[in-house]
RNA sequence: GCAUCCGUAGCUCAGUUGGAUAGAGUACUGCCCUCCGAAGGCAGGGGUCGCCCGUUCGAGCCGGGCCGGAUGCG
Numbered sequence: 001g002c003a004u005c006c007g008u009a010g011c012u013c014a015g016u017u018g019g020a021u022a023g024a025g026u027a028c029u030g031c032c033c034u035c036c037g038a039a040g041g042c043a044g045g046g047g048u049c050g051c052c053c054g055u056u057c058g059a060g061c062c063g064g065g066c067c068g069g070a071u072g073c074g
Stems, first nucleotide, its partner, number of pairs: 001073007010026004019057001028044005050066005
C1' cells in the first nucleotide's frame, strides 16, 4: 500500500428485513436479607450507537469520506 472484518453503557457483547421509549450480562450506587460480610432479591444511575456528510417521512441498521483496531497478502 491492497483486501476482508470490527467500532453500541466502565468492561464483554446482542440488535443489520430501516419504524414503536436503544438492550442483556457484568461492574457501580442504594435498599432488603445477615451479628458483619459474601451469596441472593429489588430498585436506580450511566450511551451524542467512533466522527462528519448524504439517502429517507424515519438511520445503531443503507451510501460516501475520515479516524482507530484485528487478520491476511505484498